[in-house]
RNA sequence: GCAAAGCAUCUGAAAAGAUGUGACGCAAAGCUAUUAGGGACUAAAGAAUUACACGGAUGUUUUCUAUGUCAGCCAGUUGCCG
Numbered sequence: 001g002c003a004a005a006g007c008a009u010c011u012g013a014a015a016a017g018a019u020g021u022g023a024c025g026c027a028a029a030g031c032u033a034u035u036a037g038g039g040a041c042u043a044a045a046g047a048a049u050u051a052c053a054c055g056g057a058u059g060u061u062u063u064c065u066a067u068g069u070c071a072g073c074c075a076g077u078u079g080c081c082g
Base pairs, nucleotide, nucleotide: 001026002025006021007020008019009018010017011016024072030077031076032075037074038073039070040069041068046064047063048062051060052059053058
């Protein structure tokens, strides 16, 4: 110097973010995430399909998926004093 969790309010489908409060910690807890490293989170829209209900439409449920999110996960990059 920064500011975790929690709490209050707002935004968002969610993950999460913003502001205030608050300090767990951090020598980079500075910056960088569809232009361009790895990993993780969410799944609105979309796609597929399992099951249930059902005359049908349709609804609920299951799976996949980022154009969304996280840098205080690793990483890249810049940097104070000694």
This is a predicted structure of an 82-nucleotide RNA (c-di-GMP-I riboswitch aptamer) from a sheep gut metagenome. The RNAcentral record of the sequence draws on MGnify. Its mean pLDDT, the model's own confidence on a scale to 100, is 81. Its Rfam family is "c-di-GMP-I riboswitch aptamer". Its family is annotated with cyclic-di-GMP binding in the Gene Ontology.